Small-subunit ribosomal RNA from an uncultured organism, 1400 nucleotides, folded computationally. Its mean pLDDT, the model's own confidence on a scale to 100, is 84. Its Rfam family is "Bacterial small subunit ribosomal RNA". Gene Ontology terms of the family: structural constituent of ribosome and ribosome.
[in-house]
């Protein structure tokens, strides 16, 4: 797509237009048409037809169908109960005799707009009244009274008055049956911020009253009655079989069905009747609606359809009485929106299908790619085949049983009537329905969506997006590579559904009965007495309240669940069983509980004897010390503070003496002590008094435990009266401190602190641990008390009671608790159920107050909190270490200059480095080149790489020449290729096209390298072990080290990465070696040098050894490791430097040194070229370098290095030049040549000054290098002579061949901006007591709300906005209570004007 079966106003019981939903009976009575036909005499008759139709009368409208407002109630549910009715029905029983008078409809006549309605006049009955009778009925005073009825139909008889009979009726009166009315036990929703309700109220006695009991109602007495086991009073609600959900106890719920209620436009009320206080009856009030002549009238859809509204939402103004069933009827029948069926809707619940096999060229298109190739995918096309359901055609059941008519038998009768039964037979009855179902027919044909794809939770890639757009159930995604956002592709659930959204149950052992919990997570009342209540020792013996068996009665049907059966299957129906865990009723049991009795003694009191104690009340009493006052001594300060200062004193303080006065708390005993319910309590005596505890085993005999309310006590502040006030001290005052200081220090000081009486009722009122009782290893200390041992006082053993520390087992998330449990157990009670809001609001209760005490919600968040673990961090604590500080030397900060950097300028002053760890850094050299930037003026397959088409030539060198700034662009001269298979290729150019190129970006997409903490001494594993875990231990601990260096010790035992060490310089000796280095010794030569010849000795060069390891000794320690000290030695405790840098930390630096993912640009952000900047200067800062001078400067003579360079090079004797340089070029590719060290040392001069210090600027001349020195280069000479006289605050750099000072050498490099770097020699010192304190580290610990880890974290007011709640003076509304006024209809009494036939 379809098909079945189901269900379909949860909202406004708001409001209703049309239809139709309840009527039937002529066999209860009376009346009684028409229109049509026929006939006619045309006046009319006849039939239509006693039909239609109203009327009177019965019967039924009280059933059925609808809603759930109301209702917390005997309403419901379940189980009893007795004082009651019951129309139709059923059974029995006795009867239906005699009369009578009326009223409808009819007919006349009036009103009125209508609905309707008067008046008068006929009439009938199964309408109405009486009489008679009265088995049984009522009532009764027990004599007696009262009280019925109705005929219809059919048949047969007939003297037409009648009469018999059948049957449908009617009357009494009993019984059943159905329904109904009543009463009772039990169960039924939240709220105590509702705590006391109640006057016909409880109950009795008489009446009344009703079918029937009751205060249902009246009068009278009496004062009850409910209530915390929750009355009353508020909110919400129909209950209920039963549905959802749960494993289940339970939790939600009450649609369709089915029982009961209750209601009908809101409210009231009788009527009638067998039932009603009546949905589609009737009166009365009200709202609303409509009609209306304005005077009056009508109406209720919460029956069925529909209509408005209202809402997220919920169907047709259908068809049929064939079927079931109702109401009247003798029936036929005739009426039914009950009802059966249909139609609407994926609303669910079930079934079907949308094709099925076969098909690899793995087709083409999508996507994705690592470019091969994966996947959509056998999936589609193709090929062969079915046809369910839809569509068209045909066939084609059950659902029906009757009743009616004929007819046979039977009953009934007097009857072959009539009318009951049974049989046969005859005639019909279908809304649904084009029905279910069959068959035929044609063709894959006419039928797949939704939703998801970060984890939970099946399911992945690409592309856009850039904390944007969006997303989310939770956790959480998006800030340029998003499986989270869109979109595609691919995937996975699911499927005529798929999602969302609302609600319920579950997960929630998260209200806990099954099934928690309260020392720190929320939770033990501040503490005890005690009242209901809740629990209670042993033994007997009853009884049967719970308990527990049986056994019966009820537990409606449906519906669960089990078995069958029917629809092709299911869904969905029938049938049958089974359960319905509950109440009652008999019966029995007697352990447990309960009651009812006895009895015990151990549970608990009593009684005697002792001792302990800061228990409690109250009275005296006492020293010590503080303040004041008197009086003395005595003089200038005291006093307080980190340090001061207010303050106090010469008017004599403070410090002494010696008196007094007062009010308050009692050192020392003193404690881990005692007491006491708790709070709390401390000098001493004495009075009064509470409780505990031992010993005695004398005496009651469960007298007991807990404890809702409830009473008592109850620190400190605080209040009220009234006293008291030494001291000390909130608030206030003064002084400091401070950015400020409404504080912390000081100096003063009220109230309070004291007392006496009254309030207050709270506290981290804490052991953060309710009370009682029992059980469950140990040691040890204490205070009280008994009792034994003893051979004497020291102790010791045993036992009860208190206070403690430590532990077993158990418990506890751990922490830790552990006989004084936080162990196992029993009773009772209180309290707790995410954080905040909130020990808070409002309402009640207390209280003078101040407040208490009980106690919410609105909002807002996902968390708040607990333990413990590993870091980090602390103006936490213990060890130690570092030029860390201390000590000592010497710089920087001040000048001038050099250099870098920031700002600023600028057309560009490329670009990065920015605490340490950026700034003399990249950059070991910017005039141009570099150069990356700016200006200008060119090129576009490019200056370079591969590859391809296609033309076309060698490529090149090379002449001359024009325009330019040049690059480029014109234009000219000369010369001139290889291989070859003869295609053609190497190689060049030229056009195209893939492409190159790019110091554009992103160091937070990377590699790699590097800084830095730190050359600190750490950072980790295996294994066992400990811990529920994270974790721990090991690595802690004691010693020791430079060192996690070693030792020792330990539930640890090895291991690794780091320290050390091996490796390179340096110190000392040796051995080998002997140029270019060297030269004692011999020789030569020279004015003089190792100039020569020799030489290896020595110094030195570079290769090998050689030494040093706490090895000897001695001290210190148990000792071991190390330390300290000696002796040798060149060197002595890692000899001195270097290189060597763990796990990591900083998203640290570098995309501009190289790599490199992604993006971006392609006649430009690529290339070239020329100038120009990168060097710009109000100004600030870093590194540096000359200085400021006499330990110096000038100036002249002397003396001694070492690492290094060196052919586009490095130069030497001469000569020139004041000098840079310059001419020339000897020698050197180097231990050979270049090539002189300063400083020092000797001597002169200066003589403290801006100097004979200091060299900045500037001005003239030069000199070099280089195409070029103006922007913008180094030197030289000659003049100029600035600042500066040792530097505020701060702040660096060193521990020994170091600082300091002195020159000398190299890379770059034409030159040079070097005063920079980077090495090398020379001279050569001071200090270090010591770890407080700065600062950086390590280790052990200890606290923590921190983990982006203290730069963390986090509080509070204030200023704007929003959003939620409270409080408010007045204001409005709803709801109920109480008094009282008017008071409709109706009912009941009373009266009895009017009536008044039957009756008296």
């Nucleotide at each position: 797509g379809c098909g079945g079966c189901a269900u379909g106003c949860c909202u406004a019981a708001c409001a209703c237009a049309u239809g139709c939903a309840a009527g039937u009976c002529g066999a209860a009575c009376g009346c009684g048409a028409a229109a049509g036909c026929u006939c006619c005499u045309c006046g009319g008759a006849g039939u239509g037809a006693g039909u239609a139709g109203a009327g009177u009368g019965g019967c039924g409208g009280a059933c059925g169908g609808g809603u759930g407002a109301g209702u917390a109630a005997c309403g419901c549910g379940u189980g009893g109960g007795a004082a009651u009715c019951u129309g139709c029905c059923c059974u029995g029983u006795a009867g239906u005799g005699g009369g009578g008078g009326a009223c409808a409809a009819c007919c006349c006549g009036g009103g009125g707009a209508a609905a309707c309605u008067c008046g008068g006049g006929c009439u009938a009955a199964u309408a109405c009244c009486g009489c008679a009778u009265a088995c049984g009925u009522c009532c009764u005073a027990c004599g007696g009274g009262a009280g019925a009825a109705a005929g219809g139909g059919g048949g047969c008889c007939u003297u037409c008055g009648g009469g018999c009979u059948c049957u449908c009726g009617c009357u009494g009166c009993a019984g059943g049956a159905u329904g109904a009315g009543c009463c009772c036990g039990c169960g039924u929703c939240c709220g105590a911020u509702u705590a006391g309700c109640u006057a016909g109220u409880u109950g009795g006695u008489a009446g009344g009253g009703u079918a029937a009991u009751g205060g249902c109602c009246u009068a009278c007495c009496a004062a009850g009655g409910c209530g915390a086991c929750g009355a009353u009073c508020g909110g919400u609600a129909g209950c209920u079989g039963g549905u959802c959900u749960g494993a289940g106890a339970g939790g939600a719920u009450g649609a369709u069905c089915a029982g009961c209620c209750a209601c009908a436009c809101u409210g009231g009320g009788a009527c009638u009747g067998a039932g009603a206080c009546a949905c589609g009856g009737c009166c009365c009030a009200g709202a609303c609606u409509c009609c209306u002549a304005c005077g009056g009238g009508a109406g209720g859809c919460a029956g069925c359809a529909g209509u408005g509204g209202g809402g997220a939402a919920u169907a047709u103004u259908g068809g049929a009485c064939a079927a079931u069933g109702g109401g009247c009827g003798c029936a036929a029948g005739c009426c039914u929106g009950a009802u059966c069926c249909a139609g609407c809707a994926a609303u669910g619940c079930c079934g079907c299908g949308u094709g099925u096999g076969u098909g690899a060229a793995g087709a083409a298109g999508g996507c994705c790619u690592g470019c091969g190739g994966g996947u959509u995918g056998u999936a589609a096309a193709g090929c062969a085949c079915u046809u369910u359901c839809a569509g068209u055609g045909g066939g084609g059941a059950a659902g029906a049983a009757a009743a009616g008519c004929c007819u046979g038998g039977g009953g009934u009768u007097a009857a072959u009537a009539c009318c009951c039964c049974c049989g046969g037979g005859u005639c019909u009855u279908g809304a649904c329905g084009u029905u279910a179902c069959c068959c035929a027919c044609a063709g894959a044909a006419g039928a797949a969506g939704c939703a998801c794809c970060g984890g939970c939770u099946a399911a992945c890639u690409c592309c856009g997006u850039g904390c944007c757009a969006g997303c989310a159930g939770c956790c959480g995604c998006g800030g340029u590579a998003a499986u989270a956002c869109g979109g595609a592709g691919a995937c996975c659930u699911c499927g005529a559904g798929c999602g969302u959204u609302a609600c319920u149950c579950g997960g929630a052992u998260u209200c806990a009965c099954u099934g928690g919990g309260c020392g720190u997570a929320a939770a033990g009342a501040g503490u005890a007495u005690g009242u209901a209540g809740g629990c209670u020792g042993u033994u007997u013996g009853g009884u049967a309240u719970g308990u527990c068996a049986g056994g019966u009665g009820u537990g409606a049907a449906a519906g669960c669940c089990c078995g069958a059966a029917g629809c092709u299957c299911a869904a969905c129906u029938u049938c049958g069983g089974a359960a319905u865990u509950g109440c009652g009723c008999c019966u029995g049991a007697a352990a447990c509980u309960a009651c009812c009795g006895g009895a015990c003694u151990u549970g608990a009191g009593g009684c005697c004897u002792g001792g302990a104690g800061a228990g409690g009340g109250g009275a005296g009493u006492g020293g010590a010390a503080u303040u004041c006052c008197u009086g003395g001594u005595g003089u200038a300060g005291c006093g307080g503070u980190g340090a001061a200062a207010u303050g106090c004193g010469u008017a004599g303080a403070u410090a002494u003496c010696a008196g007094g006065a007062g009010g308050a708390a009692c050192a020392c005993c003193a404690a881990u002590g005692g007491c006491g319910a708790a709070g709390g309590c401390a000098g001493c005596u004495c009075c009064c008094u509470g409780g505990a505890c031992a010993g005695g085993u004398u005496c009651u005999g469960a007298c007991g435990c807990u404890g809702a309310g409830a009473u008592a006590c109850g620190a400190a502040a605080g209040c009220g009266u009234g006293g008291g006030u030494a001291g000390c001290g909130a608030a206030a005052g003064g002084g400091a401190u401070u950015a400020g200081a409404u504080a912390c220090c000081c100096c003063u000081g009220u109230a309070g602190u004291c007392c006496a009486c009254g309030c207050c009722g709270u506290a981290a009122a804490c052991g953060u641990u309710g009370u009682a009782c029992a059980c469950u290893a140990g040691u040890u200390u204490u205070c009280g008390g008994a009792g034994g041992g003893c051979c004497u006082a020291c102790c010791c053993c045993u036992u009860c009671g208190g206070a403690g520390c430590u532990c077993a087992a158990g418990c506890u998330a751990a922490c830790g608790c552990g006989a004084u449990a936080a162990g196992u157990g029993u009773a009772c009670c209180g309290c707790c159920u995410g954080a905040g809001g909130a020990c808070u609001a409002c309402g009640g209760c207390c209280g003078c107050a101040a407040g208490g005490c009980u106690a919410a919600a609105a909002c807002u968040c996902a968390a708040a909190g607990g333990a413990a673990u590993u870091g980090a961090c602390g103006g936490g604590g213990g060890c130690c270490c570092g030029c860390a500080c201390a000590a000592u030397c010497g710089g920087u900060g001040g000048a001038g200059c050099a250099u870098g950097u920031g700002g600023c300028u600028u057309a560009a002053u490329u670009c990065g480095a920015u605490g340490c760890a950026a700034c003399g850094c990249g950059a070991a050299g910017a005039a141009c080149c570099u150069u990356a930037c700016c200006u200008a003026g060119g090129c576009u397959u490019g200056g370079c790489a591969u590859g391809a088409a296609c033309c076309g030539g060698a490529c090149g060198a090379u002449u001359u020449u024009c325009g330019g700034a040049a690059a480029c662009g014109g234009a000219u001269u000369u010369c001139u290729c290889c291989c070859u298979u003869c295609g053609g290729g190497g190689c060049c150019g030229g056009u195209u096209c893939a492409c190159a190129g790019g110091u554009g970006c992103u160091g937070c997409a990377u590699g790699g390298c590097u800084g830095u903490c730190g050359u600190c001494a750490g950072c980790u594993c295996g294994u066992g072990u400990c811990g529920u875990g994270a974790g721990a231990u090991g690595u802690u601990u004691g010693g020791u080290u430079a060192a996690g260096u070693c030792c020792a010790g330990c539930a640890a035992c090895g291991a690794g990465c780091g320290c050390a060490a091996c490796c390179c310089c340096u110190g000392u000796u040796c051995u080998u070696a002997g140029u270019u280095g060297c030269c004692a010794g011999c020789g030569c030569g020279u004015u003089a040098u190792g100039g020569c010849g020799g030489g290896g000795a020595c110094u030195c060069u570079a290769a090998g050894a050689a030494g040093a390891c706490a090895a000897a000794c001695c001290u210190g320690u148990u000792g071991u490791a190390c330390a300290g000290g000696u002796g040798g030695g060149a060197a002595g405790g890692u000899g001195g430097g270097g290189a060597c840098g763990a796990c990591g930390u900083c998203a640290a630096g570098u995309c501009a040194g190289u790599a490199u993912g992604g993006c971006c640009c392609u006649u430009a952000c690529g290339c070239c070229u020329a100038g120009g900047g990168c060097u710009g200067c109000a100004c600030a800062c870093g590194u540096g370098c000359u200085a400021c001078a006499a330990u110096g400067c000038u100036u002249g003579g002397u003396a001694c290095a070492a690492u290094g360079g060196g052919a586009c090079g490095c130069a030497a004797u001469a000569c020139c030049g004041c000098g840079a340089g310059g001419u020339g070029g000897a020698g050197c590719a180097a231990a050979u040549c270049c090539a002189u060290a300063a400083a020092g040392c000797c001597a002169a001069g200066c003589c403290c000054a801006g100097u004979u210090c200091g060299g900045a600027u500037u001005g003239g001349a030069g000199u070099c290098u280089g195409c070029a020195a103006c922007u913008c280069g180094a030197c030289u000479c000659c003049a100029u002579g600035a600042a500066g006289c040792c530097g505020g605050a701060a702040u660096c750099g060193c521990u020994a061949g170091u600082a300091a000072u002195g020159g000398c050498g190299c890379a770059u490099c034409a030159g040079c901006a070097a005063u920079g770097g980077c090495g090398c020699c020379g001279u050569g010192a001071a200090u270090a007591c010591g770890u407080u304190c700065c600062c950086g580290g390590g280790c052990c610990u200890u606290g923590u709300a921190c983990a982006c880890a203290c730069c963390g974290c986090c509080c509070g007011u204030c200023a704007c906005a929003u959003c939620a709640u409270g409080a408010a003076a007045g204001c409005c509304g709803g709801u109920u209570c109480u008094g009282c006024c008017c008071g409709a209809a109706g009912u009941c009494c009373g009266u009895g004007a009017g009536c008044u036939g039957a009756c008296c």